[in-house]
RNA sequence: UAAAAUCUUCGGGGUCGGGUGCAAGUCCCAACCGGCGGUAAAGUCCGCGAACUGCUUUACAGCAGCCGAACCGGUGACUUUCUUUAGGGAGAAUUCCGGUACCGACAGUAUAGUCUGGAUGAGAGAAGAGAUUU
Numbered sequence: 001u002a003a004a005a006u007c008u009u010c011g012g013g014g015u016c017g018g019g020u021g022c023a024a025g026u027c028c029c030a031a032c033c034g035g036c037g038g039u040a041a042a043g044u045c046c047g048c049g050a051a052c053u054g055c056u057u058u059a060c061a062g063c064a065g066c067c068g069a070a071c072c073g074g075u076g077a078c079u080u081u082c083u084u085u086a087g088g089g090a091g092a093a094u095u096c097c098g099g100u101a102c103c104g105a106c107a108g109u110a111u112a113g114u115c116u117g118g119a120u121g122a123g124a125g126a127a128g129a130g131a132u133u134u
Stems, first nucleotide, its partner, number of pairs: 002134003006129005017029003031114002033104002035048004043102002052065005070100005078091006106117003
């Protein structure tokens, strides 16, 4: 210096304003929000977590399933290549910039991504400590 048992802490945001109605943060207009890792900086790519469903289990929990949504234009980090070593060619972001779209578990309630609840929970993971061993 590196790896590891183990431990600690952290670990999700959001209906301005208006319409209808007895009643809506749920409908309509409009507004707003974006977990974790990877990769050119990502809600929409790839992967994961949570929720949900089924089975097993006294229970904790385990296993399996399920698992939403993007295009167009521009730029060119970077990669590669040619030669006359100074320039040129090609590729390159669903992540950047501009534009226009789209998506969002379950239960409750006037139909909910945003309210209330399971949840002072769980968790992908992030940061730190670390006897001792190599």

Background
Predicted 3D model of a 134-nucleotide RNA (FMN riboswitch aptamer (RFN element)). It matches the Rfam family "FMN riboswitch aptamer (RFN element)". Gene Ontology term of the family: FMN binding.